This is a predicted structure of a 72-nucleotide RNA (transfer RNA) from a Candidatus Pacearchaeota archaeon. The coordinates come from a structure-prediction model, not an experiment, and the mean pLDDT is 83. The source organism's lineage runs through Archaea, Nanobdellati and Candidatus Pacearchaeota.

RNA sequence: GGCUGUGUAGCUCAGCGGUAGAGCACUGCUCUCAUAAGGCAGGGGCAGAGGGUUCAACUCCCUUCACAGCCA
Repeated sequence: GGCUGUGUAGCUCAGCGGUAGAGCACUGCUCUCAUAAGGCAGGGGCAGAGGGUUCAACUCCCUUCACAGCCA
């Protein structure tokens, strides 16, 4: 330098055009002599950044940034 992939909640990841989810973590309650586990309820992201297409995009296209891999 070229190519490919990844970038979504604190962490690990799903969703691949139609109101953004799960597990763990966190908060409250419950249970217990107490702790943990279990049960119930809840808070939290506008999706790396910018632009485009569309009635509508995390999801398609372009540019760009970071990281990983391959080639030179």